Context: one part of a larger RNA
């Protein structure tokens, strides 16, 4: 110093469990804010500090109205001292919510300083006129937009948002086995907006000579057709099959005794609806604009205007007089339609449901093992209920639930029906007019983007800049381009539903079990690093039940450790099991 056994220490694998994550189905909900938001800062409990939950100076809480209940005063977290019990817990509605923070009276290094001003209580002075301080409650930021002689008047914004969504910009790293076109990607990020979804959407669309009929989402076609230093690599559509379904409204021709503002002047061949009369017209007339009502919405062209046929319920009033026709309004009847577009607000009722709950069948055995029955073994017994989960081991029947079946003062969804409201009752067919039918727009040339489409033969769409049409006998597509055929109507605008995602709630998982799953099963986006954006861990497990070791002895001792007790077990004693590495004792052989 080595072996090889035998007992330990040390260590924290490994098996078991699970309170926490992942995933996914189905239902429900879906924006919060100046009425002060998200988010914090400091405070709040009888008791020393801390931390989490909750809560605002009315600070583990107040007030009503409902369930429930026999007990509670929130966890770590007991103890001591005290109280509440129609208390507490649960839901629903309020009441109160310092201080930061869009932060907004100025300022400021957030949570913090310093004002002005009205009311209202106190106090003190007082030349009664008010001054001065405390309190308590309000008002004073900016922009826009209305309205105004201007406004301190009236409304509206601002800031937040996990994820999904639109628009504005917008990379590199890789990939090409280098690299530059390319690609990664229009991602990743940055900014603006808005919603519970958002976008999109009723054809100047596909198709192919047949023909479909908004939009959106899935499968499909199809890694196909094509693009591509034809390298890597990108890469559709039509048709089809599903899900869901809904179609509207302007603008502009024309109309008028509709407003309001300008111009003009022949009592006329113009107006006072119209046809005769009689009268009147510097405006009720003509022309221009603006705005306001009606009419109008399309592509087998559609509307206007003229005209002509056909057809309409019933009474009032009113169109300067008379007599006829027309016109307009009003109401009654009839028929219709409706709160997501196609006007818009709201009541109450009904019936389902949400957000507390209720109830709810069924076993015993001093038979056996065992510390302990739910095992074993006998003998029962309910099941619309043998899902689960828990009780000293493995339970339908012990407890909690389950299936089944009930339930809301208050609040709020959906739905139906009704009040209500609004449209029609001037429609319909022919003819004739050429009056309308979205202009610096289509589209062109030039420099980009988007398209699966890298400038191509390169159509479509989008537009920085130059130019610039047509007007229904008009325009646009149909992948250069013509021609012919076909199809469509740009240059304005709204639309639910299928889609995306998040939370909740119920449930499920050949999903994980503490170096796994979320970074986080724990005081975790915590300690703890960074000036700072930012970075970011470790860390579960005594037993059934504390019964957590009363007493005694070594000992400086709140360390340890031995009896003693307790448990089934103390080789469970602060911790489950407790593997190797390393580290020892104590024997036997070797050197």
């Nucleotide at each position: 110093g080595g072996c090889a056994c035998a007992c330990g220490g040390g260590g924290g694998a490994u098996g078991c469990c699970u309170u926490g994550g992942c995933g996914c189905u189905a239902g429900a909900a879906g924006c919060c804010g100046a009425a002060c938001a998200a988010g914090g800062g400091c405070g709040u409990a009888g008791u020393g500090a801390g931390a989490c939950u909750g809560c605002g100076a009315u600070a583990a809480g107040c007030c009503a109205c409902g369930g429930u209940c026999a007990g509670c005063c929130g966890u770590c977290u007991g103890g001591c001292g005290g109280g509440c019990u129609a208390a507490g817990c649960c839901g629903u509605g309020g009441a109160u919510u310092c201080c930061c923070g869009a932060g907004u009276g100025g300022g400021g290094a957030a949570a913090c300083c310093c004002g002005a001003u009205g009311c209202c209580g106190c106090g003190c002075g007082u030349u009664c006129g008010c001054g001065c301080g405390c309190g308590g409650u309000g008002u004073c930021a900016u922009c826009u937009c209305u309205u105004u002689a201007a406004a301190c008047a009236g409304a509206g914004a601002g800031g937040g948002u996990a994820a999904g969504c639109g628009g504005g910009g917008g990379a590199a790293c890789u990939g090409a086995a280098a690299c530059a076109u390319c690609u990664a990607a229009g991602u990743a990020c940055c900014c603006c907006g808005a919603g519970g979804a958002a976008a999109g959407g009723a054809a100047a669309u596909c198709a192919a000579c047949c023909g479909a009929g908004a939009c959106u989402c899935c499968c499909u076609u199809a890694g196909u057709a094509g693009c591509g230093g034809c390298g890597a690599g990108c890469g559709a559509a039509a048709a089809g099959g599903g899900a869901a379904g809904a179609g509207c409204c302007c603008a502009a021709a024309c109309c008028g005794g509709g407003u309001g503002a300008g111009a003009c002047u022949a009592a006329a061949c113009g107006g006072c609806u119209c046809a005769g009369g009689a009268g009147c017209u510097u405006a009720c007339g003509u022309c221009u604009c603006a705005c306001g009502g009606g009419u109008g919405u399309u592509g087998u062209a559609g509307g206007g205007c003229u005209c002509g046929a056909u057809g309409u319920g019933g009474g009032g009033g009113c169109u300067g007089c008379c007599u006829g026709a027309g016109g307009c309004u009003c109401c009654c009847g009839a028929g219709g339609a409706g709160u997501u577009a196609c006007a818009a607000a709201g009541c109450g009722c009904g019936a389902c449901g949400a957000u507390a709950g209720c109830u709810g069948a069924g076993c015993a055995g001093c038979a056996c093992u065992g510390g302990a029955a739910a095992g074993u073994c006998u003998g029962g017994u309910c099941g619309c209920a043998g899902a689960g989960g828990g009780u000293g081991a493995a339970a339908g029947c012990c407890c909690c639930g389950u299936a089944g079946g009930c339930g809301a003062a208050a609040u709020u969804g959906u739905c139906g029906a009704g009040c209500c409201u609004c449209c029609u009752u001037u429609a319909u067919c022919g003819a004739g007019u050429a009056c309308c039918u979205g202009a610096g727009u289509a589209c062109g040339g030039c420099g980009g983007g988007a398209c699966a489409c890298g400038u191509g033969a390169a159509a479509u769409c989008c537009u920085g800049u130059c130019g610039g049409a047509a007007u229904c006998u008009g325009g646009g597509g149909a992948g250069a381009c013509c021609a012919c055929u076909c199809u469509c109507c740009a240059a304005g605008g709204c639309u639910a539903a299928g889609u995306a995602c998040u939370u909740c709630u119920a449930g499920c998982g050949a999903c994980c079990g503490a170096u796994a799953g979320c970074g986080a099963a724990c005081u975790a986006g915590u300690a703890c690093c960074g000036u700072g954006a930012g970075g970011g861990a470790a860390a579960g497990g005594u037993g059934a039940a504390a019964a957590g070791c009363a007493c005694c002895c070594c000992a400086a001792g709140c360390a340890g450790g031995g009896g003693a007790g307790u448990g089934a077990a103390a080789g469970a004693g602060a911790a489950c099991u407790g593997a190797a590495a390393c580290c020892g004792u104590g024997u036997g052989c070797c050197u």